[in-house]
Context: one part of a larger RNA
Molecule: large-subunit ribosomal RNA, domain IV
Organism: Chitinophagaceae bacterium
RNA sequence: CCGUGGAGAAGGAACUAGGCAAAUUGACGCUGUAACUUCGGGAUAAAGCGUACCGCAGCGAUGCGGUCCCAGUAAAAUGGUUCAACCAACUGUUUAACAAAAACAUAGGGCCCUGCAAAAACGUAAGUUGACGUAUAGAGCCUGAUACCUGCCCGGUGCUGGAAGGUUAAGGAAGGGUGUUCGACGCAAGUCAAAGCUCCUGACUGAAGCCCCAGUAAACGGCGGCCGUAACUAUAACGGUCCUAAGGUAGCGAAAUUCCUUGUCGGGUAAGUUCCGACCUGCACGAAUGGUCUAAUGAGUUGAACGCUGUCUCCUCCACGAGCCCG
Numbered sequence: 001c002c003g004u005g006g007a008g009a010a011g012g013a014a015c016u017a018g019g020c021a022a023a024u025u026g027a028c029g030c031u032g033u034a035a036c037u038u039c040g041g042g043a044u045a046a047a048g049c050g051u052a053c054c055g056c057a058g059c060g061a062u063g064c065g066g067u068c069c070c071a072g073u074a075a076a077a078u079g080g081u082u083c084a085a086c087c088a089a090c091u092g093u094u095u096a097a098c099a100a101a102a103a104c105a106u107a108g109g110g111c112c113c114u115g116c117a118a119a120a121a122c123g124u125a126a127g128u129u130g131a132c133g134u135a136u137a138g139a140g141c142c143u144g145a146u147a148c149c150u151g152c153c154c155g156g157u158g159c160u161g162g163a164a165g166g167u168u169a170a171g172g173a174a175g176g177g178u179g180u181u182c183g184a185c186g187c188a189a190g191u192c193a194a195a196g197c198u199c200c201u202g203a204c205u206g207a208a209g210c211c212c213c214a215g216u217a218a219a220c221g222g223c224g225g226c227c228g229u230a231a232c233u234a235u236a237a238c239g240g241u242c243c244u245a246a247g248g249u250a251g252c253g254a255a256a257u258u259c260c261u262u263g264u265c266g267g268g269u270a271a272g273u274u275c276c277g278a279c280c281u282g283c284a285c286g287a288a289u290g291g292u293c294u295a296a297u298g299a300g301u302u303g304a305a306c307g308c309u310g311u312c313u314c315c316u317c318c319a320c321g322a323g324c325c326c327g
């Protein structure tokens, strides 16, 4: 000097990113127990008191009397507590070996598909799962207890339905043409040229799809701008205008979302970029990509207080074990 334990005057978080670590608390019995609440909880809330041994009585709980210590759950094992906010309802699950969470799941809610040889999935197929189930079933997607709710937009994309019209493939195909030549004509060169075969072209016919017409947002998604106006000022219930498919409703809001920003006001502190309560100017909240409350729960995040302490002021000592030095 290091490690692991132990003790510490006065102070008691002044330490620090942060009470990290340590300390406090702790068992059993009795008394007592708030807000809030889904009436179950919260709750071991909090806060307080007792506890040994001996004798006697009693079945016993226990009572009475006595004894000793600084100390009787005498050692060990054995909750620190409270207040407020955020997130997630909860128990649960997860990155085996840097993340345990606010992520995943969840009960509950919704949409959509599927009538059974089901839909969906695997497989070239046979076949199999679904299921020895049958719409109170099965598959997919979203949301995520409960409570109060879930606004407007179908123009785009998707899905569902429609079938009048337009467009549209292979295939079919009237007709037309190319090549070839039986035959006819001609002295010859050659001209005409049926049928067949061959190749090309081709009116017309020809489904779904697309165009088209509707519906559908707990489908993917979206939810404006400028100007003016009230008898102080300010502001604008009101008016005008442009654009849009429609212009953000309720609720919440400097928020796990706010750039400017340490916004402004209030609270807490002697002093508070954090925290809590408000305001609303929402850069860039917003309703199952759920919105807003919420008891209980949480090795979650944040702020505050009491208790407690070597975290600190400010270090000291002891024990044990390393290391190091000397021999």
Base pairs, nucleotide, nucleotide: 002321003320004319005318006317007316008315010313011312014311019308027051028050029049030048031047036041038145052067053066054065055064056063057062068072080306081305082304083303084302085301086300087298088297092104093103108143109142110141111140113138114137120129121128122127147292148291149290151223152222153221156220157219158216159215160214161213162212165211166210167209171205172204175201176200177199179197180196183192184191185190224242225241226240227239228238251285252282263279264278265277266276267275